[in-house]
RNA sequence: GACGAACGCUGGCGGCGUGCCUAACACAUGCAAGUCGAGCGGUAACAUAUCUUCGGAUAUGUCUACAGCGGCGGACGGGUGAGUAACACGUGGGCAACCUGCCCUAUAGUGGGGGAUAGCCAAUCGAAAGGUUGAAUAAUACCGCAUAACACUAUUUUACCGCAUGGUGAGAUAGUCAAAGGAGUGAAAACUCCGCUAAAGGAUGGGCCCGCGGUCCAUUAGCUAGUUGGUGAGGCAGAGGCUCACCAAGGCGACGAUGGAUAGCCGAUCUGAGAGGAUGAACGGCCACAUUGGAACUGAGAGACGGUCCAGACUCCUACGGGAGGCAGCAGUGGGGAAUAUUGCGCAAUGGGGGAAACCCUGACGCAGCAACGCCGCGUGGAGGAUGAAGGUUUUCGGAUUGUAAACUCCUGUCUUCGCUGACGAUAAUGACGGUAAGCGAGGAGGAAGCCACGGCUAACUACGUGCCAGCAGCCGCGGUAAUACGUAGGUGGCGAGCGUUGUCCGGAAUUACUGGGCGUAAAGGGUGCGCAGGCGGUUAAUUAAGUCAGAUGUGAAAUUCCGGAGCUUAACUUCGGAAUUGCAUUUGAAACUGGUUAGCUAGAGUGCAGGAGAGGAAAGCGGAAUUCCUAGUGUAGCGGUGAAAUGCGUAGAUAUUAGGAAGAACACCAGUGGCGAAGGCGGCUUUCUGGACUGUAACUGACGCUGAGGCACGAAAGCGUGGGGAGCAAACAGGAUUAGAUACCCUGGUAGUCCACGCUGUAAACGAUGAAUGCUAGGUGUGGGGGGUUUCGACACCCUCUGUGCCGCAGUUAACGCAAUAAGCAUUCCGCCUGGGGAGUACGGUCACAAGACUAAAACUCAAAGGAAUUGACGGGGGCCCGCACAAGCAGCGGAGCAUGUGGUUUAAUUCGAAGCAACGCGAAGAACCUUACCAGGGCUUGACAUCUACCUAAUCCUAUAGAGAUAUGGGAGUGCCCUUCGGGGAAAGGUAAGACAGGUGGUGCAUGGUUGUCGUCAGCUCGUGUCGUGAGAUGUUGGGUUAAGUCCCGCAACGAGCGCAACCCUUGUCAUUAGUUGCUAACACGCGAUGGUGAGCACUCUAAUGAGACUGCCGGGGAUAACUCGGAGGAAGGUGGGGAUGACGUCAAAUCAUCAUGCCCUUUAUGUCCUGGGCGACACACGUGCUACAAUGGCUACAACAAAGAGAAGCAAGCCCGCAAGGGGGAGCAAAUCACUAAAAGUAGUCCCAGUUCGGAUUGACGGCUGAAACUCGCCAUCAUGAAGCUGGAGUUGCUAGUAAUCGCGAAUCAGCAUGUCGCGGUGAAUACGUUCCCGGGCCUUGUACACACCGCCCGUCACACCAUGAGAGUCAGCAACACCCGAAGCCUGUGAGGAAACUCGAAAGAGGUCCAGCAGUCGAAGGUGGGGCGGAUGAUUGGGGUG
Repeated sequence: GACGAACGCUGGCGGCGUGCCUAACACAUGCAAGUCGAGCGGUAACAUAUCUUCGGAUAUGUCUACAGCGGCGGACGGGUGAGUAACACGUGGGCAACCUGCCCUAUAGUGGGGGAUAGCCAAUCGAAAGGUUGAAUAAUACCGCAUAACACUAUUUUACCGCAUGGUGAGAUAGUCAAAGGAGUGAAAACUCCGCUAAAGGAUGGGCCCGCGGUCCAUUAGCUAGUUGGUGAGGCAGAGGCUCACCAAGGCGACGAUGGAUAGCCGAUCUGAGAGGAUGAACGGCCACAUUGGAACUGAGAGACGGUCCAGACUCCUACGGGAGGCAGCAGUGGGGAAUAUUGCGCAAUGGGGGAAACCCUGACGCAGCAACGCCGCGUGGAGGAUGAAGGUUUUCGGAUUGUAAACUCCUGUCUUCGCUGACGAUAAUGACGGUAAGCGAGGAGGAAGCCACGGCUAACUACGUGCCAGCAGCCGCGGUAAUACGUAGGUGGCGAGCGUUGUCCGGAAUUACUGGGCGUAAAGGGUGCGCAGGCGGUUAAUUAAGUCAGAUGUGAAAUUCCGGAGCUUAACUUCGGAAUUGCAUUUGAAACUGGUUAGCUAGAGUGCAGGAGAGGAAAGCGGAAUUCCUAGUGUAGCGGUGAAAUGCGUAGAUAUUAGGAAGAACACCAGUGGCGAAGGCGGCUUUCUGGACUGUAACUGACGCUGAGGCACGAAAGCGUGGGGAGCAAACAGGAUUAGAUACCCUGGUAGUCCACGCUGUAAACGAUGAAUGCUAGGUGUGGGGGGUUUCGACACCCUCUGUGCCGCAGUUAACGCAAUAAGCAUUCCGCCUGGGGAGUACGGUCACAAGACUAAAACUCAAAGGAAUUGACGGGGGCCCGCACAAGCAGCGGAGCAUGUGGUUUAAUUCGAAGCAACGCGAAGAACCUUACCAGGGCUUGACAUCUACCUAAUCCUAUAGAGAUAUGGGAGUGCCCUUCGGGGAAAGGUAAGACAGGUGGUGCAUGGUUGUCGUCAGCUCGUGUCGUGAGAUGUUGGGUUAAGUCCCGCAACGAGCGCAACCCUUGUCAUUAGUUGCUAACACGCGAUGGUGAGCACUCUAAUGAGACUGCCGGGGAUAACUCGGAGGAAGGUGGGGAUGACGUCAAAUCAUCAUGCCCUUUAUGUCCUGGGCGACACACGUGCUACAAUGGCUACAACAAAGAGAAGCAAGCCCGCAAGGGGGAGCAAAUCACUAAAAGUAGUCCCAGUUCGGAUUGACGGCUGAAACUCGCCAUCAUGAAGCUGGAGUUGCUAGUAAUCGCGAAUCAGCAUGUCGCGGUGAAUACGUUCCCGGGCCUUGUACACACCGCCCGUCACACCAUGAGAGUCAGCAACACCCGAAGCCUGUGAGGAAACUCGAAAGAGGUCCAGCAGUCGAAGGUGGGGCGGAUGAUUGGGGUG
């Protein structure tokens, strides 16, 4: 885009079309084929006349009707598509092999006779349908006779023609054959018309034959006996095995016979640019069929839809004896189905049958009805109208949108409604349609809009609801609490009396590729050769004209299509003219090319001659090394084997070693991207036989060529058969190990096999994953085998060339990778093969094979991918380089004990919550007795503990009583402030009361978020612009060579630059200088003392804190590329970023946090809010993390005495002094602090203890005290006395640290009423070790592989279990199809017979006879039926096999 459509929602009008696609299923009822009285005899009715016994009879007549005989028509028209793969259809021819009623033209004739029969009547049978008998009768019914040819037959003469048989014409002789009347006019004669007969021609319609064309299956390969042909005969309208007798053995088939499946064919229709593909409704042509099967009759024509006979099935009637029927005609019914109409009107038109005609018949046809089923046309109003109304929706609350849309104002009248007129179709009559179309008038916006979609493809977006539910979906996919994708609403988009969905066909699809594809890696080259058929084929002439090209003629029906007109108001529709119908046939011509024929040529191909190379093949023989075995000698305890072992061998003498012997198999070195072969493949040496290639030459043949479906041959390894052989190796097997297991890898053994001969198998990643052949298209460089040239004495070398075999590379090509004269380039020829993945190279069938199996080769079902090449990452028990307390080297720990603290678990009314590998666990928490507090129990409040707004009241506030656990409740008292004032009052702040807006929430979601933070990681990386390369993703830069802590720097480079990171700038510390000296300091001077810079004085020093200097590989030497840099040295307080800190790139982990804070959405609102008391967060069988203290002598205890730094201090730090054993208390100088105080620093030194569960260790417990605080019971800290647990250095494993570091020792601070073994800081003392980068962990760069990309915590294979689906096998079972063999054999034609019967003709006077016909009977053929064994496809089947999906 289309449709004979269907379904869903909706539906105003008209025109033109279309309407059982399924059950060729069954049919009630009505109609669809009759007509002619001018063929005939009659019957009935009516009219008139006559007669009448009044019953009727007779005659005449007809706008009358009718059964029968007779004629024509029922073979047309109408329906359907079952069958049919066929001369059925289409197209073009042929009939010299045929027929043709009615019709037309022209010729001749129509004379005279005969015998019957139906109707009717009578009788009779039957339920009916329908018969039987007898008598009478007519014809355009039937039958002789006459006449007769241009007809037919036989014989014969002759002319012309043809593609054979033969045809046509003109004659002669002989023979044969015909008829029917009717009507009209007329007095008649006669005439006219319609008929009849014979013959000729035409027209129309048919019949037969042939070429070509159009479906699928080869898992259908052989078929055929009337089969193929001949002779003769029969039959037919006619040729013909059409039929028969005889003879011959043919005929068809890979160019697809036969069989099976499917199917009416065509003009045309739909689609497509075309070529094609699909279809065959309506309209038109042909065919076939008429309930199924068979058969003939009649006829011009039938093997007959509305005829006959028979058989079968079915239905109906019946008196049970017997009969009737055929809608695939028009309507209609049932049924089937997703689905398809009225039991309508009319013969007015067109056409048909009959008739002389009038006319009759006509479900053909013309119309109407039903159906949006299709195409076409029209309408559902037009113009104005902003306050941008209301309402709806949404909102950031401002608005936006619906939207000029509505309302409202002014118009119009198509359709619709009513009234009037009123056709064409018929030029006279006749109109079903139809009072229709159309015209005129009137009225009124009145009666007339829906459907689908809105994530992308694809035009059109928001809100709410829902929460992987409900649902959507053509593909991708959407939905798990903010869904533009589900549902609804608003809005928008599209189309519009329709719109969507479903189904089917074509297109897009170059996705079967003729036009117009491919095969190295995506699917796809046969394992290889030889070669029949077939296809293709060098060069020069001549000829032919099959292909090819051009012209002409015929045909290609009409309709359809296209173009131009015309008619309906337009269009659809109808109609006229033209074009087209790409085809076929005949004919004329051309001769380039292809083909055919003829004659040549030598460039292809082959032969000859001369050479050299080679693991080419076959057979026979020979050789040495090694292995194993046997014998003997020497010799002794092991050997062997592995990662390590064991099994195994060995004291019966192994292994080792020496000598001799035996056997089988394979041939080291040479050896080489070397050679040979078609491929598989071929390797010691010699001989014999043998194939091919190459080089040179140019004597010979003269296209002999290439490819190659089938076919034939060869064909690794394994395997099979028969017979040998068997050293080594070695499936199976056994044992030993390994392992969770180990039917494996490793070890010890070991059988088939491996070897030979002869057969079979016929497959491999049989690979260059690349078929064969020919020609052409830059180069460079190796190597094998030849030839030539130059040079040379010769060789080497160099150059040229042919033929093999490699590498690199241009053009070109390719999706890319790559290929690139050995093409995957450019061309030609031939063969093979491919068409999404899986199912499956499987099943079934067939062929081959001894078997294993091979070859050929599907479908159901299922998925939306499977796949190739390349890119970026990530990953690897891949590689290279490098770094890090990563390992190693060390030191100290942890893991064991007790305790502290955190976590899990358990418990509980509650043990609030969060954090979860590293990167949760002395974490949030820099400090839970109440508070904190979020948890629990109980008691209270409800505009609230807290904020804003409104109204009213009261200043606020303070003291106090009672009840209560308290919150709270009820009272008493004190207190009257500030600003303005018109003196009434008003205002501000605060408190209270009331109502509602609202407050509140440590309720949920860190996977809706902001902010903040952790981590990789202070790792050296992460990017951009322009350019260049690539089809692209991307690459380059950023890689490479060096170097660095560093993408730090240098060099090189299709890159050149730049940004965020690195470094530096900042702070601190180490040296010095300057400035400044108080609260700091004190060298000199002076005073004083407690002997203390205390004071005067000073600022030199220390110090303080501000500004500067200093370090930059600057200098020297070695290395390095003369670079960057590096090593060493000098100087220097410091040397190569001096030490430390702050500083954290792009990003990763949906990392952490809604309980710091903020915040969307959801939830809650007399509670999930808030207040109070008490409890809990502190529980305790247990497990883990982090710490403290120890286990002791480098120590404990006692005593003694020096040296810090950094901090904090007013609800604070607190000295000296007094009391207490002590914790502490009293008291209070000083100090907002370089001034006072905390403040004592401790490790240290000396003495003692003497290796013990101790003078170690201090848990636990008891008693008595102290401090803080309303309050230490749950549940604080400290002191004294007493008690004195575990623990004697810690398993597997694991942590930190590289120098002022580890270790060790104390001091301070924050939080804080009180509470530190934690945290954050401060200084004192002060080590050991680093060979080095193999390994573990983490990281960086380059490279490689990848089937990973949620990225290895990835992906993914198979069994098993469960559910479902389709399918194979299966003892069988059940229907079916097409044949075959035999039996039976209806109707009927034909043949024979025909004792029986019979009017026409003949003979006969007659009787009768003959001829002819009929019944009957017999036979051939013959449908249905029966029997039988096979074949084919289908359904089903216990069980079973694999497959698919989850």
Model confidence (mean pLDDT): 84 of 100.
Small-subunit ribosomal RNA from an uncultured bacterium, 1446 nucleotides, folded computationally.
It matches the Rfam family "Bacterial small subunit ribosomal RNA". Gene Ontology terms of the family: structural constituent of ribosome and ribosome.